[in-house]
RNA sequence: CCUGGCUCAGAACGAACGCUGGCGGCGUGCCUAACACAUGCAAGUCGAACGAGAAAGGUCUUCGGAGCGAGUAGAGCGGCGGACGGGUGAGUAACGCGUAGGAAUUUGCCCAGUAGUGGGGGACAACAUGUGGAAACGCAUGCUAAUACCGCAUACGCCCUACGGGGGAAAGCAGGGGAUCUUCGGACCUUGCGCUAUAUCGAUCGGCCUAUGUCCCAUUAGCUUGUUGGCGGGGUAAGAGCCCACCAAGGCGACGAUGGGUAGCUGGUCUGAGAGGAUGAUCAGCCACACUGGGACUGAGACACGGCCCAGACUCCUACGGGAGGCAGCAGUGGGGAAUAUUGGACAAUGGGGGCAACCCUGAUCCAGCCAUGCCGCGUGUGUGAAGAAGGCCUUAGGUUUGUAAAGCACUUUCCAGUAGGGAGGAAAAGUUAGUCGUUAAUAACGGCUAACCCUGACGUUACCUACAGAAGAAGCACCGGCAAACUCCGUGCCAGCAGCCGCGGUAAUACGGAAGGUGCAAGCGUUGUUCGGAUUGACUGGGCGUAAAGAGCACGUAGGCGGGUAAAUGUGUCGAGUGUGAAAGCCCCGGGCUUAACCUGGGAAUUGCAUUCGAAACUGUUUGGCUUGAAUACUUGAGGGGUUGGCGGAAUUCCAGGUGUAGGAGUGAAAUCCGUAGAUAUCUGGAGGAAUACCGGAGGCGAAAGCGGCCAACUGGCAGUGUAUUGACGCUGAGGUGCGAAAGCGUGGGGAGCAAACAGGAUUAGAUACCCUGGUAGUCCACGCCGUAAACUAUGGAUACUAGGUGUUUGGGGAAUUAACCCCCUGAGUACUAAAGCUAACGCAUUAAGUAUCCCGCCUGGGGAGUACGGUCGCAAGGCUAAAACUCAAAGGAAUUGACGGGGGCCCGCACAAGCGGUGGAGUAUGUGGUUUAAUUCGAAGCAACGCGCAGAACCUUACCUACCCUUAACAUUCCAGGCCAACUGCAGAGAUGCAGCUUUCUCUUCGGAGACCUGGGGAUAGGUGCUGCAUGGCUGUCGUCAGCUCGUGUCGUAAGAUGUCUGGUUAAGUCCAAUAACGAGCGCAACCCUUAUCUUUAGUUACCAUCAUUAAGUUGGGGACUCUAGAGAGACUGCCGGUGUUAAACCGGAGGAAGGCGGGGAUGACGUCAAGUCCUCAUGGCCCUUACGGGUAGGGCUACACACGUACUACAAUGGCAGAAACAAACCGCCGCAAGAUCGAGAGGUGGAGCUAAUCGGUAAAACACUGUCUCAGUCCGGAUUGGAGUCUGCAAUUCGACUCCAUGAAGUUGGAAUCGCUAGUAAUCGCUGAUCAGCAAGCAGCGGUGAAUACGUUCCCGGGCCUUGUACACACCGCCCGUCACACCACGAAAGUGGUUAUGACCAGAAGUGAGUGAGCUAACCAUUCGGAGGCAGCUUACCAAGGUUGUAGCCGUGAUUGGGGUGAAGUCGUAACA
Repeated sequence: CCUGGCUCAGAACGAACGCUGGCGGCGUGCCUAACACAUGCAAGUCGAACGAGAAAGGUCUUCGGAGCGAGUAGAGCGGCGGACGGGUGAGUAACGCGUAGGAAUUUGCCCAGUAGUGGGGGACAACAUGUGGAAACGCAUGCUAAUACCGCAUACGCCCUACGGGGGAAAGCAGGGGAUCUUCGGACCUUGCGCUAUAUCGAUCGGCCUAUGUCCCAUUAGCUUGUUGGCGGGGUAAGAGCCCACCAAGGCGACGAUGGGUAGCUGGUCUGAGAGGAUGAUCAGCCACACUGGGACUGAGACACGGCCCAGACUCCUACGGGAGGCAGCAGUGGGGAAUAUUGGACAAUGGGGGCAACCCUGAUCCAGCCAUGCCGCGUGUGUGAAGAAGGCCUUAGGUUUGUAAAGCACUUUCCAGUAGGGAGGAAAAGUUAGUCGUUAAUAACGGCUAACCCUGACGUUACCUACAGAAGAAGCACCGGCAAACUCCGUGCCAGCAGCCGCGGUAAUACGGAAGGUGCAAGCGUUGUUCGGAUUGACUGGGCGUAAAGAGCACGUAGGCGGGUAAAUGUGUCGAGUGUGAAAGCCCCGGGCUUAACCUGGGAAUUGCAUUCGAAACUGUUUGGCUUGAAUACUUGAGGGGUUGGCGGAAUUCCAGGUGUAGGAGUGAAAUCCGUAGAUAUCUGGAGGAAUACCGGAGGCGAAAGCGGCCAACUGGCAGUGUAUUGACGCUGAGGUGCGAAAGCGUGGGGAGCAAACAGGAUUAGAUACCCUGGUAGUCCACGCCGUAAACUAUGGAUACUAGGUGUUUGGGGAAUUAACCCCCUGAGUACUAAAGCUAACGCAUUAAGUAUCCCGCCUGGGGAGUACGGUCGCAAGGCUAAAACUCAAAGGAAUUGACGGGGGCCCGCACAAGCGGUGGAGUAUGUGGUUUAAUUCGAAGCAACGCGCAGAACCUUACCUACCCUUAACAUUCCAGGCCAACUGCAGAGAUGCAGCUUUCUCUUCGGAGACCUGGGGAUAGGUGCUGCAUGGCUGUCGUCAGCUCGUGUCGUAAGAUGUCUGGUUAAGUCCAAUAACGAGCGCAACCCUUAUCUUUAGUUACCAUCAUUAAGUUGGGGACUCUAGAGAGACUGCCGGUGUUAAACCGGAGGAAGGCGGGGAUGACGUCAAGUCCUCAUGGCCCUUACGGGUAGGGCUACACACGUACUACAAUGGCAGAAACAAACCGCCGCAAGAUCGAGAGGUGGAGCUAAUCGGUAAAACACUGUCUCAGUCCGGAUUGGAGUCUGCAAUUCGACUCCAUGAAGUUGGAAUCGCUAGUAAUCGCUGAUCAGCAAGCAGCGGUGAAUACGUUCCCGGGCCUUGUACACACCGCCCGUCACACCACGAAAGUGGUUAUGACCAGAAGUGAGUGAGCUAACCAUUCGGAGGCAGCUUACCAAGGUUGUAGCCGUGAUUGGGGUGAAGUCGUAACA
C1' cells in the first nucleotide's frame, strides 16, 4: 500500500430500565400464556300479528267492593334481528392473500315492474288442575287466539313434461270516513303498513373458476390410486372426482414435485440517493378462529364468539340420583413477563337492530380517567448591572475562571399554573300549531314543503374572553483519551473500577471515583433491545478468482445459454398512443380550519403494476429462400520418446560353478555392527536371472491431462503445410452424466537382480523410537480387477476477435541465388527469452496477456473450529465426494519498505586471532566487593561499561549509621514587636551539649529626630531533612567508539512506506579522494585549525649558560651573547621533486634531498543516536513524606567486625639474583600556617637549631636500576619477608578499639602456580627510581616524570568486536526474537454411546358417540281422502353406510436426557523436548 473482517457516528420503535419531571393539544397503550377466569355489563325489539294479564301505591266506599294504577310490568305464542357490529392471529405456504380476468350461480330487508291477497279447518303454548325432582328442568290431563300450522279455489308470469298434459300461493293489522247496509261488533270505501307468486329488471352482499405473484432447507429427489382423463348417474344455489359405478393409464417433478421448518396476506410502515432490505401494532380491505375435536339443525345467509347435539380436558353446584359453564366482546382478577391503563359517563352526536311512530336496546361509538409511551407547542422571566463582590476551583502567588452570572436597580405577567366573573360551538331532527302541495269521494288520515312555538349536551367548573396578585409555583440528564463537540485539580495505585471498538488503571490517570469548569440535548436525558443505513461486506444498479478467500486434475458430451453474411414474411420480446383498473386512508404538491404546530380537512398528482385495443418494424425471436468467410470432408505432403501388441540386443549390478591368489575387505566426520584363513576383497572363464535402457539428449519433440526415451515389425489416434474440390452455420460452451487419470495402497495369480517403508543391529547424543552405517521384508516388475487422490502448478478454465517491436529454436511452404551445402527474404504452425502501450496492491504480465472486448461453465465472501461432525452416496478396505453448527478471536492474510538478525554470501578493519614478551589464576600481605555477624557494621555502584569505584586519603571531625543525654520559630535565611549591646573572662555541676553564679565593658553613622550592624526574649508566616522516587527531571558522566558514519535542501523515481544522493570501479586511517553516475549541492562527524615533542633561524640574555680573556675551592666573580637552556616570533613536510604502476584520475610503490616522509610521535577534541545505563548522597529541581522529629546539638561507639568467596594490586619464590663497599647520569613537580641547607645530638626514626628562599637565584634533591669491586653457590638459603614480642620516634586535644615510621628479636607461606584468562607492535612491553594532589598524621592506590630498553607480526582459515554491499526472514521489546506438539490442572460448547423420555407424521387393525343418508317401522299418530273399515302422510324405535375421540401394533422424522468416551476451544510465569521462521 492492498485484501479482509470487527466496531462506531444516522434514522426509527406498540418498547423496557435508570435519574429527573411545570402545562396544554393530538395520537398510542398485553408484542409474553389462542393461560385460567370471580363479578357486572356487551342483542334485543315489536301490543299497529295473538291470547291472557298482575302488584305496590294512593282515591272513593253502602266496607261487599268500585275505579285509578293499566291493558302497564312480567311471562308465553308469533315476526324480524341474534350470520352485523366487537375480539384475536392459534391454524394456514393455500386460489389463503394481491393483481388481472371469467361463467355455470344465490341474494332477506331496498328500488322498479306484472298479477293477486277468495273461502275453510285442526291444533299447540300461555293458563288451570294434578304430579316428579335438591336443583336444572319436567310429566300427565283439560281450555284457547293469531300475520303460528294445514287443506280447498284461482295462476299473467313460474316449475315439470313423453309436448298430450300435469303441479304449485297468500294474512291480515292500523288510521280516517260521506253515502248505503248492519246483529251496532262492523260490513263497505279509502289511505298506510303488511302478505303471496315471479329466473322480470336493478342495486347490494356473497359462492365458484382461471392466469400470474407470494419465505427457508436438495444433508428432503422422486411423488400420486379418486390418483389423471372419459362415459353414465348422484349431489349442490351453481361448474367440477365434489361423490359413486364402469373403462383407460394416466398426472406432477431439477423452471424444484414430494417432504420438513417457519409464517395470517395486503394497502401500507421503518430505513435507504436509489435499487433494495426489514416489517405487517394502531387505521382500512380480505381470510381464519371462538375451551379442544366432530356434527348437523334453523335460516336469504352459519355448519353460527355471548345457538343446539356428542366426545374430551378443566372449573363450579349437588340432597351423590344428577346438573351448570366457556371474556381471542368492555371493564376487571390471578398467572406469565423487562413490560402495557378505569370493574368510569352517556346514548347528546355518528352508525346499527326492532318498531307506523313515540321510543327501547347498543362496553359499536362519543367522551372522561391513568401512563412523559410518542409527536407538536408553550413556560420556568425581561432589561440594566464591574467593586469584575463574597464563596468555589485553579495558580507560575502576579492572577485566571465561575461571570453580567448573582446581589442591587427598573420592568413585564404569557393560550402557563392560581383565584374570580363571563361564555360559544358540537343541535339537526322529532314533537305541537298554522299554511300549502300530493293522495283521496273527502276540507279525515297520511306524506312532502314553509313558518312559528316548544324541547334534547355525557363531555362540562368545556373551548374561548376578561379581571386580580406577585418574579412570584416550575431544570434536568448524559458526556468531555481517539473515533467525536467539550480539561484541569484532588483521591486511588493492575486495587477499586471503566470499556461500543481501540484500549485505560502497577504513585504525577484530560480514560477509574469526586470536584470545578466545559460540551450536547432539554421536560426530558441516557442505557438496553430490535430494524434499515453506513456495508460496493452477496456487487441488477455495483465485487472478484497468478501470489490476498477463490479455475474443477484432464477431456468427451446431454439439457440449457450464446451464436456468421444476405433477402423476405411474421409481430414473441421491444417501442409509442388510447381505454379499463390500480378501494379509501397514507406519502408528495396546492389550498382551507384549530392563535401556531402536531392534528384535521378539500382538490390534485402519484400509484413505476396488470389487462385490453390500435400502431411501428431497426434490433431479438420464429418461419422461408439463398451465400461462403466459421466449421467439416476428400485427394496430396511432412515431423514426432503419441498409444497398443509381439520379437531382438548390448553395458552394468547381484548370484552360482571353476581357476589364480592372500589377509584383509567394506564403511565413516571418526568408528563399529558386517564379510573374510571353512580363503573374502582383487582378477580370469563360463552360466543364471530380473530390472532399467549410458552416449545421441537440447530452455528439442509428441500427447487433453496424467505422461512418453535401446532396436525391429504389425495395428492405431492426433497434429501441421500447400493447392484444388465438396457440404452450407453443420458452431462455441457445457449443470447433471460418462471416460481417462502420477505415486502410494488393496484383491487374485506370477516374478523378484538392484533399490528399499516396517523391522534388527552399530554409531551419534543429555536422550536419538531420527539424520550416518551394516543388513533387510512388503513394495517397486508382469497379467487382470479396484482405488480416484497430489504444490494433478503456468498455483493462470474454454472459445473468438483486436492491440508496437526485437532475438533464439523445432517443423512445413514459397522466392532469389547456387553444382551442392550454407547464407538472405517472405509466409504458416509450435516453443522460449526480452521489451512498448495498457493493466496490476505491488511483485509482475505483456500477440502463448494477468491488455481491450464478447459468450459459456466452475469457484470465493474474516481467522480458528474444519475440509471436521452428523446424514447421504461410492469403495473389499484404506478412504473419497458432498458438507455444517455450537464455541472462540479482533484480527488472520498478500506484496513491497526500513531496520535487526542468520551455525547466508562477498569485501575490509582492530593486540581480534596468529607470532612473541611479561603477567593474573597457586603463596603472604594490602585494598575493594559479596556473604556472614552486629546496637550500628551509613549509603550508592552490578557482565564488558560494579568490585585500589564515589573516597585527591573514616583515630575525633568527616559521618550520612548505632546508643545515651539535650533543644523545639529552631544550628541557618527573611520579616514584626520589646529590650539591650554583644562578645570576652572567672568559678561551680556535668561525659559534653548545657545550666547556674560572678566579673568586666559600651560598636558605627547622624541633619541629634533617628538609622544600621550585632545580641537576648516573644509571636506567626516559615526553616530544616545525605527521607522516597535517576522509571517525573536538569546538569554531568560511562559505553558502543576516535568506529566512519549520521542527515538535510532542491530535483528525480515510486500510489505509498521510501529510494536516489550515500550505489558501482579504484583508493584511503577515514562517506579520504578520484572516475563514473538522475542527481546537484549542503550540514554534523573525518582531516585541518589548538597544545606538546623532534630540526633550524631570529629576538631577548636573568636567577640559566661558559667557547675565547681574567679570576675562584666552586660560572664564584668580572666579562661574553657564541653554545646549552629558557620563552616569544618565525621557518620547515606539501606526495612539493624524480622514476614506475594506475583510467593522461585519485592514489600507491621506489628514490633523492632532509632533523623529520607520506597522518613524523603524543595529547585535547567524542557526529545522529543506543543502553528507561549511572548519579535526587556534589549541585539544581517536580511530586510525595516528617515537623517536641525522618529536623538540630553533644559524648561514646561503628563505617577498621571475620568461617568463607571473588576482583585489583604489592612483595616474592631468587645467581640476568641477594648482601656489602665505593662511585656516575635525569626529568617533572612542590614550598611562607611552608620548603628548610650547613652545623650538631642519636644506632635509627628523629631531635636541637635556624642560614637561605614568596623561588631558572634558596630548599625538597639522595635519583635508582646500570657500570665497578668483594661475598654468598642452589639451600626454604646471606632467598622471602608475613606474623609476633620488646623498645622507641613523629603528628595530633587524643594513636585502646584504629595511624605511619625506626631499632632489636622472631622468620610463616612460598621452589614459577590446574582449568581458565589479561596487557602490549617502539622509545612500546618489561624493568628502575623520582614527584605531586588529598593531607596535622597516614598509599603497596591514583595522577604525572624521566632512566635502561627488547622480541615478534607468515598471514586473515578460525575466536571476539566493528564497517560497507548483497541475500533470506513467520523477527520489529528486533535471535536473550518468534514459535510447535504431547502431558498435567480448570472451565466451556459439540460429537459418539447400552438405553431412556417426549413430540410430529403415517400404515394396518379394532372401535364407533352425536349427526346425516339409506332401509325398516308389528309401537304411536290432529288437519287431507274416506265407503268411517281404513288410507295417504308423519313420528318414536331398530338396522346399516360414513365418521370424531379412544384402543392395539408397526414405521419414519425431530427434540431432550444418558454411565462412559472422542477430539476441539480458552486459560497464570506448570512439565518434556525444540518441529517451523536465517
This is a predicted structure of a 1478-nucleotide RNA (small-subunit ribosomal RNA) from an uncultured prokaryote. The sequence is in RNAcentral, with records from ENA.